[in-house]
A computed fold for a 378-nucleotide RNA from a Bacteroidales bacterium, annotated as Bacterial RNase P class A. The coordinates come from a structure-prediction model, not an experiment, and the mean pLDDT is 75. The organism belongs to Bacteroidales, within Bacteria. Of the family's consensus pairs, 97% are formed in the model. Rfam family: Bacterial RNase P class A. It is annotated as a ribozyme. On this family, see Brown, Nucleic Acids Res 1999: "The Ribonuclease P Database".

RNA sequence: AUGGCAGGCCGGUCCGUCGCCCCGACAUUUGUGCCGGGGAGGAAAGUCCGGGCAACAGAGAGCACCAUCCUUCCUAACGGGAAGAUAUCCGAAAGGGUAUAGUAGUGUAACAGAAAAUAACAGUCCCGACUUGUCGGGAUAAUGGUGAAAAGGUGAGGUAAGAGCUCACCGGUUCCGACGGUGACGCCGGGAGCCGUACACCUGAUGGGUUGAAAGACCGCGUAUACCGGCAUCUGAGGGCUGCUCGCCCGAGCCGGGGGGUAGGUCGUAUGACCCCGUCAGCAAUGACUGGGCAAGAUAAAUGACGGAACAGGUGCAUAAGUCCUCUUGCAGGAUACCGCAUCGCGACAGAACCCGGCUUACAGGCCUGCCUUAAGA
Numbered sequence: 001a002u003g004g005c006a007g008g009c010c011g012g013u014c015c016g017u018c019g020c021c022c023c024g025a026c027a028u029u030u031g032u033g034c035c036g037g038g039g040a041g042g043a044a045a046g047u048c049c050g051g052g053c054a055a056c057a058g059a060g061a062g063c064a065c066c067a068u069c070c071u072u073c074c075u076a077a078c079g080g081g082a083a084g085a086u087a088u089c090c091g092a093a094a095g096g097g098u099a100u101a102g103u104a105g106u107g108u109a110a111c112a113g114a115a116a117a118u119a120a121c122a123g124u125c126c127c128g129a130c131u132u133g134u135c136g137g138g139a140u141a142a143u144g145g146u147g148a149a150a151a152g153g154u155g156a157g158g159u160a161a162g163a164g165c166u167c168a169c170c171g172g173u174u175c176c177g178a179c180g181g182u183g184a185c186g187c188c189g190g191g192a193g194c195c196g197u198a199c200a201c202c203u204g205a206u207g208g209g210u211u212g213a214a215a216g217a218c219c220g221c222g223u224a225u226a227c228c229g230g231c232a233u234c235u236g237a238g239g240g241c242u243g244c245u246c247g248c249c250c251g252a253g254c255c256g257g258g259g260g261g262u263a264g265g266u267c268g269u270a271u272g273a274c275c276c277c278g279u280c281a282g283c284a285a286u287g288a289c290u291g292g293g294c295a296a297g298a299u300a301a302a303u304g305a306c307g308g309a310a311c312a313g314g315u316g317c318a319u320a321a322g323u324c325c326u327c328u329u330g331c332a333g334g335a336u337a338c339c340g341c342a343u344c345g346c347g348a349c350a351g352a353a354c355c356c357g358g359c360u361u362a363c364a365g366g367c368c369u370g371c372c373u374u375a376a377g378a
Stems, first nucleotide, its partner, number of pairs: 001374001003372008013309006020039005026033002041349001045360002048358005053212004060246004065208005070084005085100006101203002105201005121144002123140008152170006171195002173192005179186002216267004225258001227257005238250003274293003278289004313344005322336005327330001
C1' cells in the first nucleotide's frame, strides 16, 4: 500500500439580519417594550423488556395464564450486558452466526420409499413342491435403490447366509474413581454392547397483583335531575378498577333512554440508580473515591428562515509524469488523477411530551485505535 475483521467516536462550522418557546431584571397606558441567559437526538423513533413514581387492591385459597431456561459474574432490575463452557456452521485468516433446563411418559415426521422404529421391495441363504424355472414357507439389515433422516465405523471370528451375535481398535452415551476449575465442564483410569434424528406435548425451576402522566393531587367555574322503562330494598340489586371460581367486606340505591352544567388553572414536571474529568480495583461488564457541573420544558405543542464565507463531498471538462493494456514495436494508440479549472453544495436518518436503564430498527458522509491477509522493498 491492497482487501478485510473488531471496537469506539463525530454526524455539521463561522458571520450578519429577522423571527419562535421558556426564565430573570427593568419599564409600563397591563396590550406590551427592552436588556441578559437557556432552547432536541444518537437514535428524541418502535413502545419490545426492566425499573422509578402514582392510583386502586393490600382477609385468604384454588385453578388457569404469560415470560424465561448451559455456567459464573455485573446491575435498582431485566427477557439486558461481560467473561466463559459444549456442539455445530461460515471464512484462507483476523473473526462471526446459531443452539444448549429434564427426558419418566405420549404424539408427529410431508414427498419419495417395502419400511420413519416391535423395518424384508429388490438381493442373499435355507426348506418344500412340481410342469426344472417358477411357486410357497422361513431366515437375514452384509449389498442396492428412496429420503432431511435408514438402526454406530473398520477388521477378525462366527454362520446355511448374516447380524454387537462375539472379540480387538476407534467414535459416542452413561456409571464409578482420581486430578484441574467458583462453576458450566475438561482431562486421566476403569466398568457397562448401552448406541437414530428433529419438533411438540409434558415435567421442573424462577419470576409476574392490575392500570399508566389522559397516572394522580389541589384550586376554580357550573349544576337539576322533570319525565319514561328495568332491577332491588336484608330471601338484598349493585359496588370493592385484577383472567375464572370460592370466599371476605361495603351496601340503599343501581342501570338504560331523555334532559341540564362544565370542558379553566397550578402542581406532578426535571437534583437524578444524573452528567463530566481523573485515580484506583477488576480480563471485562462494572464498582469505589477525589474534584467540578445543573443542562429544553412547550400543551396543539417553540428550537426556524434569508443572505454570505470556507471545508468535506458530488458532477463535468482538460492534462497524462507514473501505472496498466494493445499492436503495425513507434518520441505509436487506448484507459486511468489524490493535481488544475468550472459548477452544485436543500447536507444522512430523523423531531423531546413524566423520568431512567437496555434492546431493536433507520442513517449521506467522515475520523480514530487494534488485528488479519496479500504484494513489494529494506